RNA sequence: GGGGGUAUAGUUCAGCGGUAGGGCUUGUGCUUAGCAUGCGUAAGGUCCUGGGUUCAAUCCCCAGUACCUCCA
Numbered sequence: 001g002g003g004g005g006u007a008u009a010g011u012u013c014a015g016c017g018g019u020a021g022g023g024c025u026u027g028u029g030c031u032u033a034g035c036a037u038g039c040g041u042a043a044g045g046u047c048c049u050g051g052g053u054u055c056a057a058u059c060c061c062c063a064g065u066a067c068c069u070c071c072a
């Protein structure tokens, strides 16, 4: 220098055009003498950034940033 991939909740990952979810973690309630486990419940997101297409974009297109990987 060139090719490919990944950026989504505190964390790890789904979702791939129709207003975003699971596990873990955290708060809280029940259970216990208490803890753990179990069950219920709640909170938490400018979906990396900026444009474009569309009635509508996490999703499609372009540019950028960070990281991973391959080639030289």
Stems, first nucleotide, its partner, number of pairs: 001071007010024004018055001026042005048064005
Overview
This is a predicted structure of a 72-nucleotide RNA (transfer RNA) from Vicugna pacos. Its Rfam family is "tRNA". It is annotated as a transfer RNA. The coordinates come from a structure-prediction model, not an experiment, and the mean pLDDT is 82.